The part of an RNA shown here (large-subunit ribosomal RNA, domain I) has 562 nucleotides and comes from uncultured Occallatibacter sp. RNAcentral holds the full RNA, with entries from MGnify. The coordinates come from a structure-prediction model, not an experiment, and the mean pLDDT is 84.
[in-house]
Context: one part of a larger RNA
RNA sequence: GGCGCACGGUGGAUGCCUUGGCAGAGACAGGCGAUGAAGGACGUGGCAAGCUGCGAUAAGCUUCGGUAAGCCGCACACAGGCGUUAUAACCGGAGAUCUCCGAAUGGGGAAACCCUCCUAGGCAAACCCUAGGAACUAUCCCACUGAAUACAUAGGCAGGUAUAGAGCGAACUCAGGGAAGUGAACCAUCUCAGUACCUGAAGGAAAAGAAAGAAACCUCGAUUCCGCUAGUAGUGGCGAGCGAACGCGGAACAGCCCAAACCGGUGUCAUUUCGGUGACUCCGGGGUUGUAGGGCCCACAACAGUAGAGUUACCAAUCUGGUUGUUAGCCGAAUCCUCAGGAAAGUGGAUCCAUAGAGCGUGACAGGCGCGUAGGCGAAAAUAAUCCAGACUCGAAGUGGGUACCUGAGUAAGGCGGGGCACGUGAAACCCUGCUUGAAUCCACGGGGACCAUCCCGUAAGGCUAAAUACUCGUCUCUGACCGAUAGUGAACCAGUACCGUGAGGGAAAGGCGAAAAGAACCCCGUCGAGGGGAGUGCAAAGUACCUGAAACCGUGUGCCU
Numbered sequence: 001g002g003c004g005c006a007c008g009g010u011g012g013a014u015g016c017c018u019u020g021g022c023a024g025a026g027a028c029a030g031g032c033g034a035u036g037a038a039g040g041a042c043g044u045g046g047c048a049a050g051c052u053g054c055g056a057u058a059a060g061c062u063u064c065g066g067u068a069a070g071c072c073g074c075a076c077a078c079a080g081g082c083g084u085u086a087u088a089a090c091c092g093g094a095g096a097u098c099u100c101c102g103a104a105u106g107g108g109g110a111a112a113c114c115c116u117c118c119u120a121g122g123c124a125a126a127c128c129c130u131a132g133g134a135a136c137u138a139u140c141c142c143a144c145u146g147a148a149u150a151c152a153u154a155g156g157c158a159g160g161u162a163u164a165g166a167g168c169g170a171a172c173u174c175a176g177g178g179a180a181g182u183g184a185a186c187c188a189u190c191u192c193a194g195u196a197c198c199u200g201a202a203g204g205a206a207a208a209g210a211a212a213g214a215a216a217c218c219u220c221g222a223u224u225c226c227g228c229u230a231g232u233a234g235u236g237g238c239g240a241g242c243g244a245a246c247g248c249g250g251a252a253c254a255g256c257c258c259a260a261a262c263c264g265g266u267g268u269c270a271u272u273u274c275g276g277u278g279a280c281u282c283c284g285g286g287g288u289u290g291u292a293g294g295g296c297c298c299a300c301a302a303c304a305g306u307a308g309a310g311u312u313a314c315c316a317a318u319c320u321g322g323u324u325g326u327u328a329g330c331c332g333a334a335u336c337c338u339c340a341g342g343a344a345a346g347u348g349g350a351u352c353c354a355u356a357g358a359g360c361g362u363g364a365c366a367g368g369c370g371c372g373u374a375g376g377c378g379a380a381a382a383u384a385a386u387c388c389a390g391a392c393u394c395g396a397a398g399u400g401g402g403u404a405c406c407u408g409a410g411u412a413a414g415g416c417g418g419g420g421c422a423c424g425u426g427a428a429a430c431c432c433u434g435c436u437u438g439a440a441u442c443c444a445c446g447g448g449g450a451c452c453a454u455c456c457c458g459u460a461a462g463g464c465u466a467a468a469u470a471c472u473c474g475u476c477u478c479u480g481a482c483c484g485a486u487a488g489u490g491a492a493c494c495a496g497u498a499c500c501g502u503g504a505g506g507g508a509a510a511g512g513c514g515a516a517a518a519g520a521a522c523c524c525c526g527u528c529g530a531g532g533g534g535a536g537u538g539c540a541a542a543g544u545a546c547c548u549g550a551a552a553c554c555g556u557g558u559g560c561c562u
Stems, first nucleotide, its partner, number of pairs: 001561009015547001016512002020483002022480007029472002031168002039101003042055003046078001050074002061095006070082003106115003116134007136165004141160002144156002172203001173201005183190001187237001213220002224251005234242002255464003258408001262285004267280005290442001292407003295403006308394003318391005323385005329377003335350003339346001351368002353357001359371003413437008423449001444459005499506002519546001522534004
């Protein structure tokens, strides 16, 4: 020196564990904000650095409930205190306080700072103190002002007043914009895709929605969503690809209001034979459709604030009570002995409960030890409900005949250019519209995939509408052939931290003593060290560098070989 063995060191794999994650199901909630949010800065404790809580009333104040023998957060020490049968603490409802920044809003600003004005009070007064107010935009009202154009109106406004908006938020929704990598084995039409992304707006959902529909000679009867129809019919450099509908079956169901004719009224203007008449604006009534309907006139019939409807839309409108739920909680069955063991829930033996043998904990594996579980009960206060009741509110009528008054205009439609429809201009209907033309008025108009006829279906150019549907920042419960600390969230731990970057941004590592600190009194070596040796604790060869403790790597001793 090599190989081997033994014993160590180092190291932190492995096993076991789980406080944290991941995925999902059901229910709830679906917003917060000028009454100042989200998010922060700075403070706040007896000692107080961090986290948490809170805000100069500052780990808290008041009150109403619950619960309670303990308590003063994480946080186990010291000091000091509160409380013990109900004003401790704790949990819940309501309220008070709530610095400064932040939409941030008196002005400014390099956020958490600087500076000012007004009013009221303190005061003899004030440059001091206290309280309140002072941004912008829109609309209403008041005042003032004021065109074309005389009155006026539109408009303006340094004013006053009231109301609203502003900002934040995970996804879902609608709308305005809108790519490229890619695929086509190249690439340009095409595709990716109306996707990603940007912007705006709203809601708990949004959007859509009561046929100028769909069909096919039979009929259906708003919208939305799901399963089929069907990868069909189509479309397509007929390439790559894209891709319906009718119809059927389900989920859920709900229908309405204006504009107009006409009637009544206010006002202005015109006209007038001074009785009126006409035009226009506004208000109320009326009316709302396709087997057309409505108005007006005539005839007949009917009755009431009734039938009914409504306070979630249609559709105007509020409150009270109840019920149920939510926000604290309460009751809740049944066990003993024995053995080895540090410890019993294990062993052996008896026994009991069960509408409860889900689960977790307890010194090893517990239906009967604890918390719970099945089952049952509960609210002073606040709150929700599309449930119930009351008050309240609204509130009907039909038939026949005549008349031709009304039924949404720069609209429908045409041309040109685009876009959307599964449909790429195609035979291309249908829908939208930038430019340009431009109807009809129920004997009317639109559609039925060029176009025409016949036939059928419908009534555009105004509006509202729950449910079935989408999503999950969040709350509660439950589940897992999901992970188990290089996994699972980036983050089990004071993590979007430390650290990196001018910045946008990037972004870690890091869990485990023990049943219980019983966390090793005392003695010895050592520098009044580090560390170690005894002693003691403990089941422990567990000592805060702590469960297990692999390998690489480093030693000590020894056998063999050289």